[in-house]
Molecule: small-subunit ribosomal RNA
Organism: Euglena archaeoplastidiata
RNA sequence: AGAGUUUGAUCCUUGCUCAGGAUGAACGCUGGCGGCAUGCUUAAUACAUGCAAGACAAAUGGUCCUUACGGACAAUGUCGGACGGGUGAGUAAUGUGUAAGAAUCAACAUUUGGGUGGGGGACAACAGAUGGAAACGUUUGCUAAUACCCCAUAAUACUAUUUAGUUAAAGAAUUUCGCCCAGAUAUGAGCUUGCAUCUGAUUAGCUAGUUGGUUAGGUAAGAGCUAACCAAGGCUUUGAUCAGUAGCUGGUUUGAGAAGAUGAUCAGCCACACUGGGACUGAGACACGGAACAGACUCCUACGGGAGGCAGCAGUAGGGAAUAUUUCGCAAUGGGUGAAAGCCUGACGAAGCAAUGCCGCGUGGAGGAAUUAAGGCCUUUGGGUCGUAAACUCCUUUUCUCAUUGAAGAAGUUCUGACGGUAUUUGAGGAAUAAGCAUCGGCAAUUUUCGUGCCAGCAGCCGCGGUAAUACGAGAGAUGCAAGCGUUAUCCGGAAUUAUUGGGCGUAAAGAGUUUGUAGGUGGUUAAAUGUGUUUAAUGUUAAAACUUAGAACUCAACUCUAAAAUGGCAUUAAAAACUAUUUGACUUGAGUAUGAUAGAGGUAAAGGGAAUUCCCAGUGUAGCGGUGAAAUGCGUAGAUCUUGGGAAGAACACCAGUGGCGAAAGCGCUUUGCUAGGUUAAUACUGACACUGAGAAACGAAAGCUAAGGUAGCAAACAAGAUUAGAUACCUUGGUAGUCUUAGCUGUAAACUAUGGAUACUAAGUGGUGCUUUUUGUACUGCUGUAGCUAACGCGUUAAGUAUCCCGCCUGGGGAGUACGCUUGCAAAAGUGAAACUCAAAGGAAUUGACGGGGGCCCGCACAAGCGGUGGAACAUGCGAUUUAAUACGAUGCUACACGAAAAACCUUACCAGGAUUUGACAUGCUAGGAAGUUUUUCGAAAGAUAAAUGUGCCUCUUGAGGAGCCUAGACACAGCUGGUGCAUGGCUGUCGUCAGCUCGUGUCGUGAGAUGUUGGGUUAAGUCCCGUAACGAGCGCAACCCUCGUUUUUAGUUGUCUUUUCGAGAUCUAAAGAGACUGCCGGUUAUAAAUCGGAGGAAGGUGGGGAUGACGUCAAGUCAUCAUGCCGUUUAUAUCCUGGGCUAUACGCGUGUUACAAUGGUUAAGACAAUGAGUUGCGAAUCCGCGAGGAUAGUGCUAAUCUCAAAAACUUAAUCUUAGUUCGGAUUGUAGGCUGCAACUCGUCUGCAUGAAGGUGGAAUCGCUAGUAAUCGCCAGUCAGCUAUAUGGCGGUGAAUUCGUUCCCGGGCCUUGUACACACCGCCCGUCACAUCAUGGAAGUUGGCCAUGCCCGAAGGUGUUAUCUUAACUUUAUAGAGAGAGACACUUAAGGCCGGGUUAGUGACUAAGAUGAAGUCGUAACAAGGUAGCCGUACUGGAAGGUGCGGCUGGAACAACU
Repeated sequence: AGAGUUUGAUCCUUGCUCAGGAUGAACGCUGGCGGCAUGCUUAAUACAUGCAAGACAAAUGGUCCUUACGGACAAUGUCGGACGGGUGAGUAAUGUGUAAGAAUCAACAUUUGGGUGGGGGACAACAGAUGGAAACGUUUGCUAAUACCCCAUAAUACUAUUUAGUUAAAGAAUUUCGCCCAGAUAUGAGCUUGCAUCUGAUUAGCUAGUUGGUUAGGUAAGAGCUAACCAAGGCUUUGAUCAGUAGCUGGUUUGAGAAGAUGAUCAGCCACACUGGGACUGAGACACGGAACAGACUCCUACGGGAGGCAGCAGUAGGGAAUAUUUCGCAAUGGGUGAAAGCCUGACGAAGCAAUGCCGCGUGGAGGAAUUAAGGCCUUUGGGUCGUAAACUCCUUUUCUCAUUGAAGAAGUUCUGACGGUAUUUGAGGAAUAAGCAUCGGCAAUUUUCGUGCCAGCAGCCGCGGUAAUACGAGAGAUGCAAGCGUUAUCCGGAAUUAUUGGGCGUAAAGAGUUUGUAGGUGGUUAAAUGUGUUUAAUGUUAAAACUUAGAACUCAACUCUAAAAUGGCAUUAAAAACUAUUUGACUUGAGUAUGAUAGAGGUAAAGGGAAUUCCCAGUGUAGCGGUGAAAUGCGUAGAUCUUGGGAAGAACACCAGUGGCGAAAGCGCUUUGCUAGGUUAAUACUGACACUGAGAAACGAAAGCUAAGGUAGCAAACAAGAUUAGAUACCUUGGUAGUCUUAGCUGUAAACUAUGGAUACUAAGUGGUGCUUUUUGUACUGCUGUAGCUAACGCGUUAAGUAUCCCGCCUGGGGAGUACGCUUGCAAAAGUGAAACUCAAAGGAAUUGACGGGGGCCCGCACAAGCGGUGGAACAUGCGAUUUAAUACGAUGCUACACGAAAAACCUUACCAGGAUUUGACAUGCUAGGAAGUUUUUCGAAAGAUAAAUGUGCCUCUUGAGGAGCCUAGACACAGCUGGUGCAUGGCUGUCGUCAGCUCGUGUCGUGAGAUGUUGGGUUAAGUCCCGUAACGAGCGCAACCCUCGUUUUUAGUUGUCUUUUCGAGAUCUAAAGAGACUGCCGGUUAUAAAUCGGAGGAAGGUGGGGAUGACGUCAAGUCAUCAUGCCGUUUAUAUCCUGGGCUAUACGCGUGUUACAAUGGUUAAGACAAUGAGUUGCGAAUCCGCGAGGAUAGUGCUAAUCUCAAAAACUUAAUCUUAGUUCGGAUUGUAGGCUGCAACUCGUCUGCAUGAAGGUGGAAUCGCUAGUAAUCGCCAGUCAGCUAUAUGGCGGUGAAUUCGUUCCCGGGCCUUGUACACACCGCCCGUCACAUCAUGGAAGUUGGCCAUGCCCGAAGGUGUUAUCUUAACUUUAUAGAGAGAGACACUUAAGGCCGGGUUAGUGACUAAGAUGAAGUCGUAACAAGGUAGCCGUACUGGAAGGUGCGGCUGGAACAACU
C1' cells in the first nucleotide's frame, strides 16, 4: 500500500467480498512446563447451608465460676454498623465531565484560647405474677452510670442593635484517657452557574406552582422548596414537548490523522439493595446484612399468628454458546473498637480450577560412510521424493524422576509466615517425559495420484462437481503458524462507501416547474473608536493509574518500580489591533430613482373582418358517391356526389414566418382601440450599500380531469359497425358521446428539458441574426465553429460542463417502491411527505469490435429476368426412412445425408443372427523340449475338426561327435486379440461458406483504454486489381503469375504410324522433345494528363484465349475411433478365434437420385459412312465351323501392344414400310426352353430364344441444371470383377442450339454507413396476466397483553398542623395548679388498590391484497432494429394479459428532405 467481482473486450460510476488489528469470548481438533493477569457479557431470576460488623468491664449496676489472682455472661451506656464489598435495573439530566461560584454543615483528626461548680428524678438488667404453639410480650417492685434533667457561670458564640437578652459540661483513673464552649486547619459532604453530553419531525407546539413579585413559613444552607395574594408570564425549528435507547468519566480498541466503536478487570462520580412510597436515629442515611406500612413470592404454624430478602464470599437450581473452590490465613496492607493486650474483618494476602489472554522455555545437539537402506507415494520406467531424515557413532541435561540444602518477605533489638519444605542450591539417572492444527483454483505462500461422476459434497467473493476435478473425499508431498491452530460472533480499518481534513448532481443516484420574499448565511471604498471573534505570553487546573520517553529491578520478557514529558481543553490576567465584528462619520463604482428615445405574438377587456368546413333552403342535373393495400360498413332514384345562388352556426386565424421577437416559467401569432407590466439604450442629475441568496411561507403554473351555467361547426377517448387476422377488446375504414370553446371556481401535475439552481468577477479568436446608439475599438440579446482548460467518454467551451467566491435544493448499489402505514391538502380523481421486512451481486453511464435489422447507399453471382431441357405424374433400377425379423450389420441426416463410405453382399467379403467348436489362442516377440518341412491315404462329421497309417531326413557355416537360419508339434508365463464405447479426449484426412476477396503484421501516429489508422475516400477491376488523394510508411498469407493441358507455328528426331508401291523411297497431316507467340504492345475516343475503359488494326488466338491443378485467417464441439494412428474406459473359457447355414436382397407405405417411355424431328427392316480415350498373358482372343441366339467346338494365328485383339461406333445418310391408334409406340410382368461363370445360382446371378404385352397419351402445388463447342442429343471405353444387379461412377469423342432488356424483386455474398436493451450474437433478448410451491409484508370483523397520562372512589404507615378527650417522674408553684411531653381524635398529604373512557405500542386473526423467488407450465408478443403502428412522460377512458386510444409535451426516434 491494495486486490477479486458487472463486459466479447474497455474506461467510468457504484455496491458486495477479502487480506490487518482487537476481544471478559464460545465451539472443533490437539495439548509439556513456568511467570503475570483474567474469569455469569444471559434471568436486577429464585435461593438450601456456612461465613461476610463488631468492639469496649479502664463508663455502669447485676448474675455466675474461681482458694486467690482473675475469668465468663446478658443488659444499660459509648463508638462503629452512612466505611469496606456487590450490581448497573432506573436515569438523556435532581446524572456525568470540565471550569467557576456563594448562601452552608461536620463525628473522628491536628491546632489555638477558655471552662470542667452545685443538685435531682428515673429506666433496663434482676425478682415476682401472667399471656402465647412460636415470634414475642403484659404487669408489679428494686437499682447504677460517661444514660436523662435542673440551677449557677459565660464571650472572641448567637439574636437584636439601644441598654440589652439567650445558651454548656462527665467522669474514670492517677504517668493518662475524656467532657463542654469558641476560633482556625485538614478532609469530607450539601447547594448554584456556564459549556459539553445518543436517535427520531411519520413527535410542533408545551407549561397553572407553570414564570415572576410581595409577605410568611421552612432548611445546615440559596431558591416556588412550601403557603396565601398579585401579575401573565416562561420554554420552543439554535428542535421545546413526546417517544425510543443508554449509568457517566479517566480510559480501552481501531485509525497516518481527523475521527469511529466501546465503557469487563483497575480508578473517580452517580444510582440501586425483593417491588412501592414514607420516615426515625444520627455529624453523616431516607440506611445491602436497621425499623414501621402496602404488594408479590417462599417457609413455619397448635390456623390465632409469625419468619425471610446472596446485585457481600463460596455454593445450588434455572437461563444460556458460555464463565471457577461451599479452600487457607489475619503473617503482610488497610478498616472498626479498645488506654492497651487483644478481638472482629469472604476487605485483603494466598492457594485451587480453566491454554481464557500476554510473555518466556522446551520437545535435543554434532557427525553421518551413499549403489541415498527398507517402506510409502509419484513416474516419461530412466528415475524422483519423504531424506541426513532414520539407523549408526559421539555429546549435552533446560525440562523430567529421585535425593540434598533452603530463604527474603518481620515493620517492632524479644515474639509473630497462611503462602511453604514454596522459590533457590547441590548431586545422581537417562535422549530419556513432551507436536499439533489449518491450508494448497484466483485473491493468497503452498501440488500431484486415486475414488466419485451436477451424485456425494465444497464455498469469504468469483465459483467448483455432468468419467481424465491442482476447487468434493482419501493418500503422499508442500506451505503457514506453533502449545497451540482453525471456525464462529462482534468492533475499527481498508471505505475518499456521509467526504471538516476528503465526494458529487448535462447523459451513471442527484437542480425544486417558475418567481417573489421572512428568518438565517454572505456582503463595495474610506476614517476613527472599542476590543466580540482572532493572535501572543503568564498563572491555575485537567486525580491516580494508563499511553509516550529515559532508567532500574525480577536470569530475559510479560509484569513491576523510579523519574520526566505530554498535545489539547477550560478559566483568569496582561498585551497587540492587520482581518472580522460593533458604534460613529464620509464616498460612489454595486443597487435604485428621475428625463428623452425605442423594439416586441408581454398581459387583460371590448369591437370588427375575410377564407375554409358543416348544416339548411332553392335551382340545375343523373346514378352513382365515398373509402382502401384490396374491400366492406356508410350516403344515394324519397334524387346523393358534382355544380350555382342565398342563409345560419361555431371554432381557428393561410401567406408574411425566420435556431426571428416578447415573457419568471407555463406560454404568446387576423385587424383596431382602451387599460397595464417589464426590457434595452443615450446623456445628465439625485439617494448613498439601500446588495446577493433564501429554510419555512406566498403567488403563478401545459394538457388531461372535476363542479355549476352556457355553447357545440370541425375533430374526437368511450361506444357501435365494417375489414384484417389463428384471434384483433389494435393498427385501416364508416359513424359517434364526453371533451375540445366561454364564464366563475377547484386540481397542482408533465421528457414542466438546455434532462445544466441563482448571483458576481475573470479567462483566445472567427462568423451569422435581432434591437438601441453620438455609427464607434459601444451596448443588450440570440445562434454556429473553435483555443486554453475541464470531462469516464460523449462533449462543454465569454450564453462554460473553465478559473474562483457566496447562498439554497438534492444524491449515497439494484429490486421491493415513489409502494405500505401515519399525517396534510382536495368534491373526487389524486397530490405532497415517505419507510421496512425480504431478495440479488450486480443494476448503470460512455465509448469499442462484431453480429443482426420487415435501416440506408454501392457492387457481384445461372441469384432473378430472357431462353433450352428436365424433376414432381407412369413402370423399373438404386439409396434412405418407417415397419417387420433370430438377424434384417455399422456409419452419413437442411443447404454441406439419401446410385453417399460401397471402383461390384450367392460362399468369401461380413462387422449381424442361429447352431457346432477352441482357449497363450487365427496373428507378434521371448523360453524349454521334441521333430526337417512336407506329401499321400483310411474312418467319423454339415464343416471346422478329430482319428489311424504310410512316406520323407533337407539348407548354410566349417570349432564337422558341433553350431546357425527357417518351419512344425507340445508346455508354462509375460502377453496376444476386439469393425467393443467415447469424433463432445485426439492426430491425420475431408466437407461447407468459397476460388468469395478477403485476413493480418512491423514501425510510426491518434486514443486513459478496448481499439483506430494503414484496409477509409474519388475512380477502376474478375480481384484489397491498379491509379490518385491521404499520418501513415512498408510487409506477409490470399488475388494474379509461375505448373499441366487444348488451340497456331518453328527446329530436331522418327517406328510399329501415313502415302505410294512388290521393294527402294518420300514427305508431314502423325508421334514427342525443345522453342517462338499475346504484352492493352500499336492507333483513335472517353476519363483527371492517372489507373482504366470503348472501338479498331494486325494476328491461329485480344484483353484472365478455353479447361485443370491450386482453397488465405477462420466458422459449423460439421463428418470420420468401421481406412489408418491414438489417450482413457470396458472385455479376456469371451465383446476374442474357427466353421456350416441364414441375413445385409424382407414390404402396407413415404422420400431422394436415376433409366426407359408416352412416339412420326418417330418406330421397324435393309444397305452405307465417319471417332477418340482406353484395356489385355490366370489376359485380349482373330480366322474357320456349329447354333435363330446367348454361346460352343477345333485350333489356339497374332499380341507383353502406335504392330495383334477387344472393336460393331451410334446418332447420321439412302431406300422401303407403319399413319395417330394404347398403335409395328412402350416395354414392365409372367410362362417356357436354353447358354455362361463358379465347390455351389433355392433364398439370391447374368444372358438368350419363343410366348405374354401392364402402367403410361408430356405430368398439380412446387422445384432443378445450363451462357458455347456450353445445353441438348448419340454412342464408345475403363476401374472394381470368377460371374454379375452398371440404368451407377470416372473418362472419351460424334452431332450441335436458343437467350441475357436489365438489377425493381427472391436467394447468397462483399464494402461503407446507421440503430441496438444482441455477444451462446435475431433460432438473440425480453414484458404482463393465469396455474403450482415457498418466503417475508400490508389491510381486516375482532381478540390478547404491555406502557403512559387525565378524572373519580378508597386510602396503610409516616410526617406536618389543629384539638384539651385521656395520661403524665425531673422545672415553677400558693402544692390547687401551670409549663412541657405523650396517647387519642380530626384535617392535609399519599403508596398500593378499584372504576370510566383516552393515547401509544406489541402479539395474534377467518378472509384478502400486492411483492419476491423458483425446472423445461399456459396465453399472447408489449419493448430492444423504423422491433414490423417510432418510443417515452403526464392525464383520462378502456381491455384476459402484456397493452390500446384520445389530448398536450419530449427526442433519450430511423430514413429522407430542408436550413444554419